[in-house]
RNA sequence: CAAGGUGUAGCGCAAUGGUAGCGUAUCUGAUUUGGGAUCAGAAGGUUAUAAGUUCAAAUCUUAUCUCCUUGA
Numbered sequence: 001c002a003a004g005g006u007g008u009a010g011c012g013c014a015a016u017g018g019u020a021g022c023g024u025a026u027c028u029g030a031u032u033u034g035g036g037a038u039c040a041g042a043a044g045g046u047u048a049u050a051a052g053u054u055c056a057a058a059u060c061u062u063a064u065c066u067c068c069u070u071g072a
Base pairs, nucleotide, nucleotide: 001071002070003069004068005067007065010024011023012022013021018055026042027041028040029039030038048064049063050062051061052060
């Protein structure tokens, strides 16, 4: 320099253009002498950034950025 891919909750990952979810972690309560485990509940999101298409975008298009792979 060129090609391809990745970016979503603290962390790991889903979501075929139509209410953004799961596991784990965190917090509260129950249980326990206490802890752990278990159960119930809660909180946490500018879907990397910006623009465009659409009634409607995490999803489609464009540009930029991060990281990874390959080639020179």

Background:
A computed fold for a 72-nucleotide RNA from Candidatus Vidania fulgoroideorum, annotated as transfer RNA. The sequence is in RNAcentral, with records from ENA. It matches the Rfam family "tRNA". Rfam classes the family as a transfer RNA. Lineage of the source: Bacteria > Pseudomonadati > Pseudomonadota > Betaproteobacteria > Candidatus Vidania.